[in-house]
RNA sequence: AAUUUAUAUAGAAGAGGCGAGAGAACAGGCUCUUAGACCCUCUGGCAACCAUCCUUCUGGGAAAGGUGCCAAUUCCUGCCCAAACGAAUAGGGAAAAUAUAAAUU
Numbered sequence: 001a002a003u004u005u006a007u008a009u010a011g012a013a014g015a016g017g018c019g020a021g022a023g024a025a026c027a028g029g030c031u032c033u034u035a036g037a038c039c040c041u042c043u044g045g046c047a048a049c050c051a052u053c054c055u056u057c058u059g060g061g062a063a064a065g066g067u068g069c070c071a072a073u074u075c076c077u078g079c080c081c082a083a084a085c086g087a088a089u090a091g092g093g094a095a096a097a098u099a100u101a102a103a104u105u
Stems, first nucleotide, its partner, number of pairs: 001105008013043005021032003026078004044070003049066002052061003074097001079093003
């Protein structure tokens, strides 16, 4: 890097550094941000995929280890459905993409 499988409305912030954009990409919204965001480091925390322990084999425990994560549903929308017609605010469904984990190549 590619492929497969699983998951994605829960949960979890302080300090220091930096100094202007950030929220993956395209478009449209919306939001965060010089009262210092994003990012980096340290500390802390959340979760429980791998690993680990128990088991009546369905689940349960714990959190030292390998990862991950700690604004907003993956921030929202993009396609389809949606009252007799029209519309599409709320609502429902699908696809693609993305992210993370595990396995394989």
A computed fold for a 105-nucleotide RNA from Pontibacter silvestris, annotated as SAM riboswitch aptamer (S box leader). It was read from a public genome assembly, where an Rfam model found it. The model forms 94% of the base pairs in the Rfam consensus. NCBI's taxonomy places the organism under Bacteria, Pseudomonadati, Bacteroidota, Cytophagia, Pontibacter. The coordinates come from a structure-prediction model, not an experiment, and the mean pLDDT is 84.